FMN riboswitch aptamer (RFN element) from an Anaerolineaceae bacterium, 132 nucleotides, folded computationally. The coordinates come from a structure-prediction model, not an experiment, and the mean pLDDT is 80. It matches the Rfam family "FMN riboswitch aptamer (RFN element)". Rfam describes the family as follows. The RFN element is a highly conserved domain that is found frequently in the 5'-untranslated regions of prokaryotic mRNAs that encode for flavin mononucleotide (FMN) biosynthesis and transport proteins. The organism belongs to Anaerolineaceae, within Bacteria.

[in-house]
RNA sequence: UAGCUUCUUCGGGGCAGGGUGAGGGAAGAGAUCUUCCUAAUUCCCGAUCGGUGGUAUAACCCACGAGCGUAAUUUGCAGGACCCGGUGUAAUUCCGGGGUCGACGGUAAAGUCCGGAUGAAAGAAGAGCCUU
Repeated sequence: UAGCUUCUUCGGGGCAGGGUGAGGGAAGAGAUCUUCCUAAUUCCCGAUCGGUGGUAUAACCCACGAGCGUAAUUUGCAGGACCCGGUGUAAUUCCGGGGUCGACGGUAAAGUCCGGAUGAAAGAAGAGCCUU
């Protein structure tokens, strides 16, 4: 230095602040209404977050991982989203502007709460063995 192969460690972030009040409870009236309390981090306004590898630096290009299911890393199912301008040899990645997206189960309808998960994994770093 190259190859084979073993082990160890690491390996996901996010609702500030407001509005409304389905449902439930209490009291009064009297046939159905009024008032009060509680109540959505999910609805509305607004806020905020961005795994891994590739490539001119990427949530939105290409690919992978995470989910469901199976005896099985079989087969299968699910699996989101970007345009314009500028600089430059090169950027849907940088700069400026305007947008978009986000598995499954639970619950007043969820990217952000709770749960599977002190889990798993793409991968990253380091160490070791043998041979040359």